[in-house]
């Protein structure tokens, strides 16, 4: 860097260093000298690994044992996270309200739902 797959409405400091930007991109809307981003420490969570228990299955003549799957618990390991739902929207479909329109059609605005895109993180593969 590419592909596959899972998750993204919960959670997390009145700490230290240090001093101007930050929230991926675009638009919006925000955070920030009452100290941002970053680093350190603390913390959160439970993706992977680990440990324990339960259930099921396979091997085993049976028991024991081993292996696999699922669930629960723990949190000493590897990551991750720690303003706002991934801050909101971005593309498509459906619906509601409303405006223009004589009416229908059509178009615009606001909102709701669903799916997708983009992005982030884990695990696996190249």
């Nucleotide at each position: 860097u590419u592909c596959u797959u899972a998750u993204c409405c919960a959670g997390a400091g009145c700490g230290g260093u240090g001093g101007a930007g930050g929230g991926a991109c675009a638009g919006g809307c925000c955070c920030u000298u009452u100290g941002a981003u970053a680093c350190c420490c603390a913390g959160c969570a439970a993706c992977c690994a680990u440990u324990a228990a339960a259930u099921c299955a396979a091997u085993g003549a049976u028991u024991a044992a081993u292996u696999g799957a699922u669930u629960u618990a723990a949190a000493c390991g590897g990551u991750g996270c720690c303003a706002a739902u991934u801050c909101c929207u971005g593309c498509a479909a459906g619906g509601a309200u409303u405006a223009u329109g004589a009416u229908u059609a059509a178009u615009g605005a606001u909102c709701c739902u669903u799916g997708g895109a983009a992005g982030a993180u884990g695990a696996g593969a190249g």